[in-house]
Molecule: Bacterial large signal recognition particle RNA
Organism: Syntrophomonadaceae bacterium
RNA sequence: CCGUGCUAGACGGGGAGGUAGCGGUGCCCUGAACCCGCAAUCCGCUAAAGCGGGGUUGAAUUCCUGUCCGCGGCCGUGCAAUUUUGGGGUCGGCUCCGGGUAAGUAGUGUUGAAGGCCUGGUCCCGUGCGGCGCAAACUCACGAACCCCGUCAGAUCCGGAAGGAAGCAGCGGUAAGUGAGAGCUUGCGGGUGCCACGGGGGCGCCGGGCCGGAGCUAACUGCUCGGGAAGCGCUCGAAAUUGGCGGUCAACGGCAGGUGCACGG
Numbered sequence: 001c002c003g004u005g006c007u008a009g010a011c012g013g014g015g016a017g018g019u020a021g022c023g024g025u026g027c028c029c030u031g032a033a034c035c036c037g038c039a040a041u042c043c044g045c046u047a048a049a050g051c052g053g054g055g056u057u058g059a060a061u062u063c064c065u066g067u068c069c070g071c072g073g074c075c076g077u078g079c080a081a082u083u084u085u086g087g088g089g090u091c092g093g094c095u096c097c098g099g100g101u102a103a104g105u106a107g108u109g110u111u112g113a114a115g116g117c118c119u120g121g122u123c124c125c126g127u128g129c130g131g132c133g134c135a136a137a138c139u140c141a142c143g144a145a146c147c148c149c150g151u152c153a154g155a156u157c158c159g160g161a162a163g164g165a166a167g168c169a170g171c172g173g174u175a176a177g178u179g180a181g182a183g184c185u186u187g188c189g190g191g192u193g194c195c196a197c198g199g200g201g202g203c204g205c206c207g208g209g210c211c212g213g214a215g216c217u218a219a220c221u222g223c224u225c226g227g228g229a230a231g232c233g234c235u236c237g238a239a240a241u242u243g244g245c246g247g248u249c250a251a252c253g254g255c256a257g258g259u260g261c262a263c264g265g
Stems, first nucleotide, its partner, number of pairs: 001265006009057003012030004020046005034054005063258006072249006079243010090230001093232002095228007103221003106217003115211008123200006129193002132189005138181005148173004156165003
């Protein structure tokens, strides 16, 4: 150096969870990696390996060690953003109310502002006149089976007769009452009047006159003061998600190094 047969090892690994701890089953990452049985109120184990049975490969592309990269997970964070949620208060903003100011806008004012004085109306009491309504009075019509009036046919009564009497219906009239009525008269009333007169009251509003001689109003904007509400913003907390930062474990992969026994030639 070559050949043959073996052995250690390998035939996936990792994170969180779970556990006294370790490994596995279930979840997730990596990515291609034999088979069967077991296993979450679980299975197996006890110091390092899932346990039991079978199979393949085997000293190197495959095994072991170190290092680099770093998927992914986990932990922390007086960090940031977003969403949800609880509280706070007006210092600041949106928003609402009120007072003040008068810089701007607008309106008004020499066809006269502010201010001052006078007067009328609006308000109250009363009177006159008018109008409207009601009632009375007045006029007309109607208006009583008998118990109202007049006249009373017929019938009735008294009388010898002459004559007389009461009297229903009808006709005429009337009482209480009913109805209608233009005006006049009297009384009463009011949600009555471009009416007239007298008295009172008030200083708010409206109108007028005189004096005066340039401001006035505060609707909007601005400024300022006070107040309300807590919807938003703000602020103080909580939770979740995402990102940043720090830490920890770490798959796949890269690089470097290491690795046994026997026999024969």